[in-house]
RNA sequence: AACGAACGCUGGCGGCGUGGCUAAGACAUGCAAGUCGCACGCGAAAGCAUGCUGGUGGAUCCUUCGGGAGAAGCCAGCGGCGAGUAGAGUGGCGUAAGGGUGAGGAACACAUGGGUAACGUACCCCAGGCACGAGGAUAGCCCCGGGAAACCGGGAGUAAUACUCGAUGAGACCACGGUGCCACAUGGCACAGCGGUCAAAGGGCGGGGAUCCCUUCGGGGACCUGCUGGCCCGGGCGCGGCCCACGUCCUAUCAGCUUGUUGGUGAGGUAACGGCUCACCAAGGCAAUGACGGGUAGCGGGACUGAGAGGUUGGCCCGCCACAUUGGGACUGAGACACUGCCCAGACUCCUACGGGAGGCUGCAGUAACGGAUAUUCCGCAAUGGGCGCAAGCCUGACGGAGCGACGCCGCGUGUGGGAUGAAGUCCUUCGGGAUGUAAACCACUGUCAGGGAUCACCAAGCAAUUCCGCCGAAUACGCGGAUGCGUUGAGGAGUCCCAGAGGAAGCCACGGCUAACUUCGUGCCAGCAGCCGCGGUAAGACGAAGGUGGCAAGCGUUGUUCGGAAUCACUGGGCUUAAAGAGCACGUAGGUGGCCUGGCAAGCGUCCUGUGAAAGCCCUCGGCUCAACCGAGGAACUGCAGGGCGAACUGCCAGACUUGAGGCAGGUAGGGGCGAGUGGAACUCUUGGUGGAGCGGUGGAAUGCGUAGAUAUCAAGAGGAACGCCGGUGGCGAAGGCGACUCGCUGGGCCUGUCCUGACGCUGAGGUGCGAAAGCCAGGGGAGCGAACGGGAUUAGAUACCCCGGUAGUCCUGGCCCUAAACGAUGUUCACUAGGUCGGAGGUUUUUUGACAAGUUUCCGGCCGAAACAAAAGCGUUAAGUGAACCGCCUGGGGAGUACGGUCGCAAGGCUAAAACUCAAAGGAAUUGACGGGUGCUCACACAAGCGGUGGAGCAUGUUGCUUAAUUCGAUGCAACGCGAAGAACCUUAUCCUGGGCUUGACAUGUACGGAUGCCUAUCCUGAAAAGGAGUCGGCUGCCCUUCGGGGUGAAACGUACACAGGUGCUGCAUGGCUGUCGUCAGCUCGUGUCGUGAGAUGUCGGGUUAAGUCCCCUAACGAGCGAAACCCUUGUCGCUAGUUGCCAGCGGUUCGGCCGGGGACUCUAGCGAGACUGCCGGUGUUAAACCGGAGGAAGGUGGGGACGACGUCAAGUCCUCAUGGCCUUUAUGCCCAGGGCUGCAAACGUGCUACAAUGGCCGGUACAAACCGACGCGAAACCGCGAGGUGGAGCAAACCGGAAAAAACCGGCCCCAGUUCGGAUUGGAGUCUGCAACUCGACUCCAUGAAGUUGGAAUCGCUAGUAAUCGCGUAUCAGCGCGACGCGGUGAAUGUGUUCCUGAGCAUUGUACACACCGCCCGUCAAGUCAUGGAAGCCGGUAGCACCCGAAGUCGCCACAACUCAGUGGCGCCGAAGGUGAGAUCGGUAACUGGGACU
Repeated sequence: AACGAACGCUGGCGGCGUGGCUAAGACAUGCAAGUCGCACGCGAAAGCAUGCUGGUGGAUCCUUCGGGAGAAGCCAGCGGCGAGUAGAGUGGCGUAAGGGUGAGGAACACAUGGGUAACGUACCCCAGGCACGAGGAUAGCCCCGGGAAACCGGGAGUAAUACUCGAUGAGACCACGGUGCCACAUGGCACAGCGGUCAAAGGGCGGGGAUCCCUUCGGGGACCUGCUGGCCCGGGCGCGGCCCACGUCCUAUCAGCUUGUUGGUGAGGUAACGGCUCACCAAGGCAAUGACGGGUAGCGGGACUGAGAGGUUGGCCCGCCACAUUGGGACUGAGACACUGCCCAGACUCCUACGGGAGGCUGCAGUAACGGAUAUUCCGCAAUGGGCGCAAGCCUGACGGAGCGACGCCGCGUGUGGGAUGAAGUCCUUCGGGAUGUAAACCACUGUCAGGGAUCACCAAGCAAUUCCGCCGAAUACGCGGAUGCGUUGAGGAGUCCCAGAGGAAGCCACGGCUAACUUCGUGCCAGCAGCCGCGGUAAGACGAAGGUGGCAAGCGUUGUUCGGAAUCACUGGGCUUAAAGAGCACGUAGGUGGCCUGGCAAGCGUCCUGUGAAAGCCCUCGGCUCAACCGAGGAACUGCAGGGCGAACUGCCAGACUUGAGGCAGGUAGGGGCGAGUGGAACUCUUGGUGGAGCGGUGGAAUGCGUAGAUAUCAAGAGGAACGCCGGUGGCGAAGGCGACUCGCUGGGCCUGUCCUGACGCUGAGGUGCGAAAGCCAGGGGAGCGAACGGGAUUAGAUACCCCGGUAGUCCUGGCCCUAAACGAUGUUCACUAGGUCGGAGGUUUUUUGACAAGUUUCCGGCCGAAACAAAAGCGUUAAGUGAACCGCCUGGGGAGUACGGUCGCAAGGCUAAAACUCAAAGGAAUUGACGGGUGCUCACACAAGCGGUGGAGCAUGUUGCUUAAUUCGAUGCAACGCGAAGAACCUUAUCCUGGGCUUGACAUGUACGGAUGCCUAUCCUGAAAAGGAGUCGGCUGCCCUUCGGGGUGAAACGUACACAGGUGCUGCAUGGCUGUCGUCAGCUCGUGUCGUGAGAUGUCGGGUUAAGUCCCCUAACGAGCGAAACCCUUGUCGCUAGUUGCCAGCGGUUCGGCCGGGGACUCUAGCGAGACUGCCGGUGUUAAACCGGAGGAAGGUGGGGACGACGUCAAGUCCUCAUGGCCUUUAUGCCCAGGGCUGCAAACGUGCUACAAUGGCCGGUACAAACCGACGCGAAACCGCGAGGUGGAGCAAACCGGAAAAAACCGGCCCCAGUUCGGAUUGGAGUCUGCAACUCGACUCCAUGAAGUUGGAAUCGCUAGUAAUCGCGUAUCAGCGCGACGCGGUGAAUGUGUUCCUGAGCAUUGUACACACCGCCCGUCAAGUCAUGGAAGCCGGUAGCACCCGAAGUCGCCACAACUCAGUGGCGCCGAAGGUGAGAUCGGUAACUGGGACU
């Protein structure tokens, strides 16, 4: 884009189209094929008019009274009109058309083009000729009979344009021979002759009137004439039959098929050729250009799509075919094997009196059924067309119309213009506003469609009275033709005018990207969406709703299907080194393809012409419906097929020539090319002997094993089998597999040179054939070493492995199989062309007089590097993966699967060929950046090593887990939680931690309203555990303005009430900000411009040095720059300057001997400013560099020590309980207040510490030396009391002044003497001190007493490289009090290492990668469970097409008998023959216990 569509929501009108795609399953009912009386014989009725006759009847009349006449009415018969009508029958034409459907059919069925010299043709047209004579039947009707019916039988009798016979024969046909012309074989046509055979309805309907005949006197016939019909023959139009060429789906997992088969002869049959049928003869025919088989299918014009080429399709319309309940068959006929004919068989339905009968909607409607789904049991023959008829006319579900369905296409409308205070409502909002939106309201106007009324041109042409003209004819008849036109024909539709009034008429889908259109709410991996990617786990533009927007519009979406996009089957127009894809290699058949020159032919090819290519459709132009859809006319096109003419370049074919392709010949030449035979040495094992004497062997280390019966080792001799070291190569040969000692023999191929020969002999190669590593198989040998399986030893969690000791097949030979491989250059073979350089192998040749060597040149082979080109890139690049040519093979997403089934090969193993269901949204290639590696290289770090001291064991402290509990609040959880948040939980702190008691605008903030002037403070009282609740006198305070000082107004503060709101350490650190940890003070992380690359990206940042460092230098397609490193900052170490109190005291003086005083600034010190260090200098190394090493000087030397400072980023790391904050939750509670308890609970485990285990120690006594810091709610001296904690005391000090303050280890002296101790101090008892409202849970300290574990700590593990570790004490923050913690301070003060193998971590480069939430990755297989599809399978069930046999209907054909001129008929028989039955197979399905693998979870 399209559709014969369907479904969902919605739906105003009209035009034109279209509508059972499924069950070619079954059908109730009505209709769909009749017509002709101008072919023929019969022939009603209803009804209407009554006429005649007879009977009856008796009104009435007459009467001779005996009787007679006799109306109405009634009954019967005959008659008139109806009517020669209706009707049935005979006969003719039609019923073979029209209409329906698509089952079957892969075929001369269809399409295109031809042929028929091998044929037919009713009706119609044209031409010619003719129609004479005669006959016998039969339906209908009538009578009789049978049957329920359908229908049938018998008898009598009748007509024809029904039937039969005879005559005539222009002519036709047959036979005979002849002539001419034509032809593609058989032959055809024409002409004349002779012989034979063959016609008819002179009927039907009119008109005429002279003559003749008959007459029932009405008329009829002959005759003339018109129309129509009949027969024969020829021609034509149109329609058919048959034949041929070519085209027409899938399947080779269908490869061979065929016996009337192929051909011939003869016969039969047909309209006609023909194995169409039959007899006989021959053995053919078809097939890889796909026979035969299987599956599917009506074919074409056309339709849809597409740029085209194509692909898909065949509904409506047109042409052809096929079919008509299933199967078979013929009859009639011009035509049928016959949709609404016949016969038979079957299934089904209906009727039945059970004996028999009837039926065929794939005609139009309609029914149930099926289905996702498809209409009215409508109107009319008015038009067009058909049948019959002379005609009028009749028939016509063909057709013309209407109805139903938005099923499709097209058109129209649902109003138009104005209208902003941008109304209301709704939605959003940053609360300002914005959107819906000129939209509405409102004003003005218009009038389509629908509605109502009126009117009627058009679709109507015809038919036909009358009249006129012409023709026919004897005719003013009739008839025909043309005019005229009284009258008459519409099922249905359309048109025009008027009325009314905006009135009756809008929805659907979408809005994450593709893709046009965005917000809010709800929901919370739920509910749901989804075409693909993918959305949804608490802020969803993706779900649902709403508002808004976009798109289309009487429709809009969805589903299905086809084409497109898809160059994704590639003809146009693809590929195969690595993505799927080159066969393992060669030879070669068919086929494809092929060098140069000449001549010819004309198949291909080109050009011109002719025929055909139906119509419709498509396209163009014009025209008709108001436009369009739709329709009409003309043109173009139909790219095709066929025929004819011309051309000859190219392809092809024929003929001839050539040498360059190919091959041959001659001379050389290299080689692990192949096969056979022989020979050799080294090694190995075995055997024998000698020597020898304890081990050998083997491994990471061992063991099994061998060995005193003598191994290993060694010597000698012998045997055996296999493989051929060095040469050896990046080298050679071969088609590939492959080939390696030497010699001989046989043999294949290559290369070079010569240019003598052949003369395109070439290339490729579907099938086919051969070769084809290793392993494996069969048979026979052989067997040294090695060595699957197997045994043993180790390793290990295990070890059916890797290692070791043994060892069988095998490996070797001969013969035969197998036929695979990462059979690889993952690169088919051949030819040509397209820069070079270099190395190697085999030859030739030139140069130098010759030779070696060398150089140049040339051919072939083997490599590397590279131009252009190519390639996704990697790469390839004269050995192409470049540019072309030829041929073959192969590919078409991954898995399933190289599997199943089938076939074929094989002894087997197995090979070759080769699917599908199902499943996934990928699988894959090349390259990039990372990350990772039990990869590599370089380099760092207390990383290891070297050391010192610890932890892990004990007791205690502290944190955590766990447990417990009413509660033991919460958080932190590998490193990077665990003396962490806690710089300090008795109450407070402290928290929805628990128990209990209370409050509700609240403990705190802001605002509004109201109240009334209150309210607050203080003392006091009651209840209570407190909070709180209540009472409340005295006193004090209480704003601003006005004021007459009485008060009035107001309400800022405060209070009460009410409302907004407060509050929350409630949740989410995975919504966040901020802050922090960590990698890591590791040296990295990036940018601009340029360059390279299709790109990701690279380069820079790599390389060589160097550094602590991406620090610096050199080099450099890079040049620069930024964040980091360093430096700048603080501190410490030296010096100087300045300053000199509270600090200092060298010199001077005094002195109570204390820098105490005078004094001094020198020193120390204090604290401010400076100096100093920069690889600056020297030497060496290095590249002349950077830098390194050594040295000098210096207080300090190569960043002097320490600190602060932490790049891009990582860990959804930590923190919502510091703070801030989105969302959610709570609101008499999750908020607020209070009391008490808890956070301290203790079988256990872990982390971090303290104290120890002692003699480098403990205890006692004595004597020294710090730094930093703190002090007014404070530090607190002296003195006194207490054993002590401490108390009393209160000097001094806002502090270089006073105080804390004693520093301790150390040093001196003494005791202890290796012990659970004079070590160790836990625990417990008692007594106290201090702080505090309060030390019970639950503080610290003191004294006395007690005196536990512990004697140096398993596996494991931590810190530290110098003023460091270790050790010793001091101070501070928090704090009423309380630390073994934290943060600081100084004292004493080591050892070891100069290495980078290993462990851990890190940096750079490189490499591999299937990893990229990145190795805590990815991922494989079994097993368990569920689901799905599928293979095998004993069987079971069904379909299909054939075969053999049995039976054999109808029927054609034939035979016999009767009969008979013939035909027909009757009876019987034969061949063939549908359905049916039986049997053995084939093939395709379904199903199945069990079983195999596969996929998903």
Small-subunit ribosomal RNA from an uncultured bacterium, 1497 nucleotides, folded computationally. The prediction has a mean pLDDT of 83. Rfam family: Bacterial small subunit ribosomal RNA. RNAcentral holds the sequence, with entries from ENA and SILVA.